The RNA shown here (c-di-GMP-I riboswitch aptamer) has 104 nucleotides and comes from a Planctomycetota bacterium.
It was read from a public genome assembly, where an Rfam model found it.
Model confidence (mean pLDDT): 83 of 100.
RNA sequence: UAACGACAAAGGCAAACCAUGAGCAAUCAUGGGGCGCAAAGUAAAGGAUCUUUAUAUUUUUUCCUGCAAAUGCAAGAAAAAAGAAAGACAGCCUUACUGCCGAA
Numbered sequence: 001u002a003a004c005g006a007c008a009a010a011g012g013c014a015a016a017c018c019a020u021g022a023g024c025a026a027u028c029a030u031g032g033g034g035c036g037c038a039a040a041g042u043a044a045a046g047g048a049u050c051u052u053u054a055u056a057u058u059u060u061u062u063c064c065u066g067c068a069a070a071u072g073c074a075a076g077a078a079a080a081a082a083g084a085a086a087g088a089c090a091g092c093c094u095u096a097c098u099g100c101c102g103a104a
Base pairs, nucleotide, nucleotide: 004102005101012037013036017032018031019030020029021028022027035091041097042096043095045094046093047092049088050087051086052085053084057082058081059080060079061078062077063076065074066073067072
């Protein structure tokens, strides 16, 4: 120095929730509060997840109406899923940069 991470030392950060404010929303900021964290420091580069555009588009299922001898076809309603664009998210993962200490 690198890897690594102690019933070490000095410290650090701050989940849920609450209050105020911003935003259509996801969410964010400040204060309180501590679940936890060896990067729970920074970064939206790649994914995952979430929000909006949306009384939209496509697909499937169900209900209902009409046509039809029947298989079926068309309209409407509801539900689910998918795609596009924009955004959120670093305490979801990958990645990039930086950083305290020095036991095994």